[in-house]
RNA sequence: AUAGCAGGCAGCUAGGGUUCCGGCCGGCGUAUUACGCCGGUGCUGGUCCGAGAGCGGCGGUCUUGCGGGAGACAUCCGCAAUGAUGCACGGCGGGACAAAAGCCCGGGAGAG
Numbered sequence: 001a002u003a004g005c006a007g008g009c010a011g012c013u014a015g016g017g018u019u020c021c022g023g024c025c026g027g028c029g030u031a032u033u034a035c036g037c038c039g040g041u042g043c044u045g046g047u048c049c050g051a052g053a054g055c056g057g058c059g060g061u062c063u064u065g066c067g068g069g070a071g072a073c074a075u076c077c078g079c080a081a082u083g084a085u086g087c088a089c090g091g092c093g094g095g096a097c098a099a100a101a102g103c104c105c106g107g108g109a110g111a112g
Base pairs, nucleotide, nucleotide: 008058009057011055012054015049016048020046021045022043023041024040025039026038027037028036029035060085061084062083063081064080065079066078067077068076087107089110093105094104095103
């Protein structure tokens, strides 16, 4: 420097804030409760966002073998495998949604 399924999808979690629900505080309706409305407050939670380097799942690709079609190879389709899909330290800053984040920029810059 080049090449590539270091590949894809949904779920869960670490984590995240505050759009909605709820909690709490204050005020009003109002008259004790109940109820309703307005404002404030991230407050254990629910809705919500959510991992390349977290978890399991599904499918994909590759390898090998078997089968099918006239067909040795190639190609196509299907089935099978205690098969393969390694490794992975990482800012600052910016971006979106209501907002923030291990989300996206980003397997980036950089480091080894």